[in-house]
RNA sequence: UAUUUGUUGUGCCAAACUUGUUGUGAAAUAAGGACGGAAAGCCAUGGGUCUUAAAUCUAAAGAUUGCCAGGUUACCAAA
Repeated sequence: UAUUUGUUGUGCCAAACUUGUUGUGAAAUAAGGACGGAAAGCCAUGGGUCUUAAAUCUAAAGAUUGCCAGGUUACCAAA
């Protein structure tokens, strides 16, 4: 340096729920709070699910990375 396995250490993130704010909405965000997580870091690229309007058919624009894959970056320990 590369790969694999993991949390021993140092630590990290934060589900549900509550309050405030934004949004038509799904939801996002700040604070509190911990169900959990070895990438629960990042990217809406593919699929899935959800929202909006229309709704005969086809399609569109969004949301969700803590739904599943994929890509990419990374601490420590051991092999």
Overview
Predicted 3D model of a 79-nucleotide RNA (c-di-GMP-I riboswitch aptamer) from Sulfurovum sp. Its mean pLDDT, the model's own confidence on a scale to 100, is 80. The model forms 94% of the base pairs in the Rfam consensus.